[in-house]
RNA sequence: UGAUACCUUUGGGGCAGGGUGAGCAGAUGAGUUGCAAUUCCCGACCGACGGUAAUGCCGCAACAGCUGCAGAGCCCGUGACCGCCAAUUGGCAUUGAUUCAGUGAAAAUCUGAAGCCGACGGUACAGUCCGGAUGGAAAAAGGUAAAG
Numbered sequence: 001u002g003a004u005a006c007c008u009u010u011g012g013g014g015c016a017g018g019g020u021g022a023g024c025a026g027a028u029g030a031g032u033u034g035c036a037a038u039u040c041c042c043g044a045c046c047g048a049c050g051g052u053a054a055u056g057c058c059g060c061a062a063c064a065g066c067u068g069c070a071g072a073g074c075c076c077g078u079g080a081c082c083g084c085c086a087a088u089u090g091g092c093a094u095u096g097a098u099u100c101a102g103u104g105a106a107a108a109u110c111u112g113a114a115g116c117c118g119a120c121g122g123u124a125c126a127g128u129c130c131g132g133a134u135g136g137a138a139a140a141a142g143g144u145a146a147a148g
Base pairs, nucleotide, nucleotide: 001147004145005144006143007142008141009140010139017042018041019040023035024034025033044128045127046118047117048078049077050076051075055070056069057068059066060065073116074115083092084091085090098114099113100112101111102110120131121130122129
């Protein structure tokens, strides 16, 4: 030093506030009453991994430039969940959502504005609660071995 094998560690965030009242409880002749949704309504909040990237920052150099760090939920791809397969491992398939304006030579990533998306089971209908999950995993970092 690039490829290979193995090992270790790491590897997801989020309903503030208000309204309604399905139900439940007590009481009554009946009504009144109390509790009651992170799920409904208004609103609030969140964004895994790799790539791309005209930007920003630190340092070096200071003409040019170089190293490092950060940088897209909705652009490309990956993972997870769900589905199928004699299916432990595994393989296959599927897989959400963005526009407009601005700057500019150039922007689906910058700036501004307005939108949109989010597995399954449980439960009053859930991206945010509980559960499978002290699980799995894309991937990241470090190490070891043999080789040159």
This is a predicted structure of a 148-nucleotide RNA (FMN riboswitch aptamer (RFN element)) from a bacterium. The coordinates come from a structure-prediction model, not an experiment, and the mean pLDDT is 76. The sequence was found by an Rfam model in a public genome assembly.